The RNA shown here (SAM riboswitch aptamer (S box leader)) has 105 nucleotides and comes from Amphibacillus marinus. Rfam family: SAM riboswitch aptamer (S box leader). From the family's description: The SAM riboswitch is found upstream of a number of genes which code for proteins involved in methionine or cysteine biosynthesis in Gram-positive bacteria. Its family is annotated with regulation of gene expression in the Gene Ontology.
[in-house]
């Protein structure tokens, strides 16, 4: 490159350089010169991995944020694929693909 296993309806941005993009694809709908994507500073969320307490067969519960990651418009911005329900719009519920984290590899 893969692959297993958990999460994804919560949370949380200033500033500088720079200058047209951007939201993973596809359509759809938005964001954007009031300044996009990217780099850097410094803040900040959150708790996956880490610790501390409790307990335990495994494990569960409760807390910390120094250290490794991640993230700071929009439910993973909505649908995409299947089933059920609905005149119908549409709406649940699983999947898939995505992302992240931990392991493997």
């Nucleotide at each position: 490159a893969u692959c297993u296993u958990a999460u994804c309806c919560a949370g949380a941005g200033a500033g500088a350089c720079u200058g047209a993009g951007g939201g993973a694809a596809u359509g759809g709908c938005c964001c954007g010169a009031u300044g996009a994507a990217g780099u850097c500073u410094c803040a900040g969320c959150a708790a996956c991995c880490a610790c501390c307490u409790u307990u335990u067969g495994a494990g569960u519960a409760g807390g910390u944020a120094c250290g490794g990651u991640g993230c700071u418009a929009a439910u993973u911005c909505c649908a995409u694929u299947a089933a059920g329900c609905u005149u119908a719009c549409g709406c649940u519920u699983a999947a898939a693909a995505g992302a992240u984290a931990a392991g493997a590899g």
Lineage of the source: Bacteria > Bacillota > Caryophanales > Bacillaceae > Amphibacillus.